[in-house]
RNA sequence: GCUAGAAAAAGGCAACUUAAGGGAAACCUUAAUACGCAAAACCACCGGCCUAUUGACAAUUUAUUGUCUACGGUAGCGGAGUUACCGAG
Numbered sequence: 001g002c003u004a005g006a007a008a009a010a011g012g013c014a015a016c017u018u019a020a021g022g023g024a025a026a027c028c029u030u031a032a033u034a035c036g037c038a039a040a041a042c043c044a045c046c047g048g049c050c051u052a053u054u055g056a057c058a059a060u061u062u063a064u065u066g067u068c069u070a071c072g073g074u075a076g077c078g079g080a081g082u083u084a085c086c087g088a089g
Base pairs, nucleotide, nucleotide: 002089003088005086012037013036017032018031019030020029021028022027035076041082042081045079046078047077048074049073050072055068056067057066058065059064060063
């Protein structure tokens, strides 16, 4: 350096839920917990998914309803990119 993660060791992350805070929402942060994870580390570039404040359009009861829309999210959905622990071959 490459390949795979069978065994071992050291350590790591933290779903759901609860509490507090932020946000229009999706969701995020912190604490507790522990479903899982060998990249469940980083990154929204591509695809997917979620949301719809705003904006556009339509309808009507004229201030509401519906549809579309990412500039908002999701890295614990997949791909691309970047970096990394342990031992084995």